[in-house]
Context: one part of a larger RNA
RNA sequence: CGUUAGAAAUUUGAGUGGAUCUGACUCUAGUACGAGAGGACCGAGUUGGACAAACCUCUAGUGUAUCUGUUGUUUCGCCAGGGGCAUUGCAGAGUAGCUACGUUUGGAAGGGAUAAGCGCUGAAAGCAUAUAAGCGCGAAACCCACCACAAGAUGAGAUUUCUUUAAAGGAUCGUGGGAGAUGACCACGUUGAUAGGCUAUAGGUGUAAAGGCAGUAAUGUCAAAGCCGAGUAGUACUAAUAAUCCGUAAG
Numbered sequence: 001c002g003u004u005a006g007a008a009a010u011u012u013g014a015g016u017g018g019a020u021c022u023g024a025c026u027c028u029a030g031u032a033c034g035a036g037a038g039g040a041c042c043g044a045g046u047u048g049g050a051c052a053a054a055c056c057u058c059u060a061g062u063g064u065a066u067c068u069g070u071u072g073u074u075u076c077g078c079c080a081g082g083g084g085c086a087u088u089g090c091a092g093a094g095u096a097g098c099u100a101c102g103u104u105u106g107g108a109a110g111g112g113a114u115a116a117g118c119g120c121u122g123a124a125a126g127c128a129u130a131u132a133a134g135c136g137c138g139a140a141a142c143c144c145a146c147c148a149c150a151a152g153a154u155g156a157g158a159u160u161u162c163u164u165u166a167a168a169g170g171a172u173c174g175u176g177g178g179a180g181a182u183g184a185c186c187a188c189g190u191u192g193a194u195a196g197g198c199u200a201u202a203g204g205u206g207u208a209a210a211g212g213c214a215g216u217a218a219u220g221u222c223a224a225a226g227c228c229g230a231g232u233a234g235u236a237c238u239a240a241u242a243a244u245c246c247g248u249a250a251g
Stems, first nucleotide, its partner, number of pairs: 001152001005163007015149004021049007033038001051106005059100004066093005071086006110144003117137004169246004173189005194239003197235005203228003211222004
């Protein structure tokens, strides 16, 4: 821009893409078969491999948020206690998030028409013949079925609702993230929990400083402390103010 007024939702599915894998074991059954050796079809179940998708409860990794320990040096006047720099100084842990080595799920079942192949009925050709007329069975291939997209499918579909014009609705702008290169998408904008802050807390780290007590002291204890808390719940304290623009067919 189109879809012939403009919107907001919900859809149909022409069509397109994806998936389609496979082993071993057990039972049937040491049965059928076979002199024996050996050893099934059919059917039922269990458990794997590779591949794919989603997710983070568990396990594991990362985790330059965080907590702790510690070396050198510098600095806060000194002690004590801290800050800076040294690859995040180094080291030990580690929430959220992101992940796999983790968890869950999937390729199941069925239908249609068939291939090779196997048949029924059956003449030409009194027989025979699956074929000439006719009728069946039959494969991971084909068409459905399963998953995703899909009306620019210009063949532009359908349904419901709203508006009848200072309209419905949308956008700018702002607070943001489950979204994200930018657009876009999604949530929210005081009739408000959108982000920050604050409160509490799951969780992490591992028992802060100061002081008391014990000890000559190192140290221990009061202390499951202190600090953090990307998660969860609450709370308008701060910022989402105010405003502007687009949008008006035919009859």
Source information
The part of an RNA shown here (large-subunit ribosomal RNA, domain VI) has 251 nucleotides and comes from a Flavobacteriales bacterium. Its Rfam family is "Bacterial large subunit ribosomal RNA". Lineage of the source: Bacteria > Pseudomonadati > Bacteroidota > Flavobacteriia > Flavobacteriales. Model confidence (mean pLDDT): 89 of 100.